[in-house]
Molecule: transfer RNA
Organism: Candidatus Moranbacteria bacterium CG23_combo_of_CG06-09_8_20_14_all_35_22
RNA sequence: GGGACUGUAGCUCAGUGGUAGAGCGAGCGACUCAUAAUCGCCUGGUCACAGGUUCGAAUCCUGUCAGUCCCA
Numbered sequence: 001g002g003g004a005c006u007g008u009a010g011c012u013c014a015g016u017g018g019u020a021g022a023g024c025g026a027g028c029g030a031c032u033c034a035u036a037a038u039c040g041c042c043u044g045g046u047c048a049c050a051g052g053u054u055c056g057a058a059u060c061c062u063g064u065c066a067g068u069c070c071c072a
Base pairs, nucleotide, nucleotide: 001071002070003069004068005067006066007065010024011023012022013021018055025043027041028040029039030038048064049063050062051061052060
């Protein structure tokens, strides 16, 4: 220098054009003599950034940035 993949909640990840979700975690409560486990409630987001297409974009297109890998 060229190419591929990835970027979504504190963490691990779904979501392939029509209300952004799950598990774990944090907080509160129940249970218990107490703790753990379990159960209930609850907390959560500038979908990496900027532009474009569209009535409508996490999703499609372009560029940039970051990470991993391959080629030279």